[in-house]
Molecule: c-di-GMP-I riboswitch aptamer
Organism: Planctomycetota bacterium
RNA sequence: CCUCGACAAAGGCAAACCGGUCGCGAGGCCGGGGCGCAAAGCCAUGGGUCUCAACCGUGAGAUCGCCAGGCCACCGAA
Numbered sequence: 001c002c003u004c005g006a007c008a009a010a011g012g013c014a015a016a017c018c019g020g021u022c023g024c025g026a027g028g029c030c031g032g033g034g035c036g037c038a039a040a041g042c043c044a045u046g047g048g049u050c051u052c053a054a055c056c057g058u059g060a061g062a063u064c065g066c067c068a069g070g071c072c073a074c075c076g077a078a
Base pairs, nucleotide, nucleotide: 004076005075012037013036017032018031019030020029021028022027035065041071042070043069045068046067047066048063049062050061051060052059053058
């Protein structure tokens, strides 16, 4: 350095649900709350799913905690 991921250490993130708020909506953000996560960090590039509008083609959005891929990264047992 690369791979890998422990009955290790220090930490981190935060599901459902509730309150507030933005949005036509999927859903996002803030607070509470913890289901879980070794990338549950980031990217909407390919697929999937979802929403809105069309309905001849399709278009615009959402989801990275659905899958794949890319980029960055703590620790160091086997």